[in-house]
RNA sequence: GUGCGCUUUGCAGGCAAAGCAAUUCGACCGGCGGUUAUAGUCCGCGAGCCUUGCAGAAGGUUGAUCCGGUGAGAUUCCGGUACCGACGGUAGAGUCCGGAGAGGAGAAAACCCAC
Numbered sequence: 001g002u003g004c005g006c007u008u009u010g011c012a013g014g015c016a017a018a019g020c021a022a023u024u025c026g027a028c029c030g031g032c033g034g035u036u037a038u039a040g041u042c043c044g045c046g047a048g049c050c051u052u053g054c055a056g057a058a059g060g061u062u063g064a065u066c067c068g069g070u071g072a073g074a075u076u077c078c079g080g081u082a083c084c085g086a087c088g089g090u091a092g093a094g095u096c097c098g099g100a101g102a103g104g105a106g107a108a109a110a111c112c113c114a115c
Base pairs, nucleotide, nucleotide: 001115002114003113005111007109008108009107015026027095028094029085030084031045032044033043034042040083041082048061049060050059051058052057066080067079068078069077087098088097089096
């Protein structure tokens, strides 16, 4: 330094005015891994929902962008223009309340063994 095992810790953000009434309109926010060059919208994963199973888990379902510029290389940078974001509640919710002190992709560290 690499790999196996085991244990522990962390694991997202987001609000004025007007209105009888909205954190719901307008405003604001952007998980994880990968990608010759940095990503909410390129590829994949996780969460949610459905089915099967005692369970581990498996299968299905599940969103969104283009243009110009620079450059060896960028749908990732710069400029511009759009779009997307589970379910229930409620003035219409990615943001409030709830399931959830849940779950989780993945991240870090100690110890042990091997090379």

Predicted 3D model of a 115-nucleotide RNA (FMN riboswitch aptamer (RFN element)) from a Spirochaetales bacterium. The prediction has a mean pLDDT of 79. It was read from a public genome assembly, where an Rfam model found it.